Predicted 3D model of an 85-nucleotide RNA (c-di-GMP-I riboswitch aptamer) from an Armatimonadota bacterium. The model forms 95% of the base pairs in the Rfam consensus.
RNA sequence: ACUCGAUCAGGGCAAACCCGCCGGGAGGCAGGGGCGCAAAGCCGGCGGGCCUGAAGCGGCAAGCUAAGGCGGCCGGGCUGUCGAG
Repeated sequence: ACUCGAUCAGGGCAAACCCGCCGGGAGGCAGGGGCGCAAAGCCGGCGGGCCUGAAGCGGCAAGCUAAGGCGGCCGGGCUGUCGAG
C1' cells in the first nucleotide's frame, strides 16, 4: 500500500419515541433517548431508487410537474481507528 473484519485498544455515531424551534410538506436543527452501525464520517456539483409537492398544468376529481428532501435506500468517489493476511 492492498484485501478482509473474528478478536484487541481508544473510542465514535445515534433508530423509534418524547420535548422545543424552522418548514405548506417530505424533512431539518437542538436536547433527551438507544434500535442498531467497521465507516450509520463527508459528497445529492456522478448514477439509480424512494419521499414531499404550497408555484404551475389539469380539472372543482384523479393525476402530472417546477422546486424541495432522504448518505441510517443502494452503487460509486474521498477520508479514517485497531487488528489479521
Description: The prediction has a mean pLDDT of 88.